[in-house]
RNA sequence: GCCCGUUUAGCUUAGUUGGUAGAGUGCAAGGCUCUUAACUUUGUGAUUGUGUGUUCGAGCCCCACGAUGGGUA
Numbered sequence: 001g002c003c004c005g006u007u008u009a010g011c012u013u014a015g016u017u018g019g020u021a022g023a024g025u026g027c028a029a030g031g032c033u034c035u036u037a038a039c040u041u042u043g044u045g046a047u048u049g050u051g052u053g054u055u056c057g058a059g060c061c062c063c064a065c066g067a068u069g070g071g072u073a
Base pairs, nucleotide, nucleotide: 001072002071003070004069005068006067007066010025011024012023013022019056026044027043028042029041030040031039049065050064051063053061
């Protein structure tokens, strides 16, 4: 340089025909306990990497750029 994959919450990630984004973990408060841990309840969380186009409507489709992993000489 060329080719391929991945980019969504603090972290790990789901999202299967384009129709208002979920889970686990974490964090905060409460319950339980002599206390901690464990268990349990409630709450807290995302401009879906950036920009652009298409569409009534984009995490999903188009284009450009970036980050990251791999392949190739």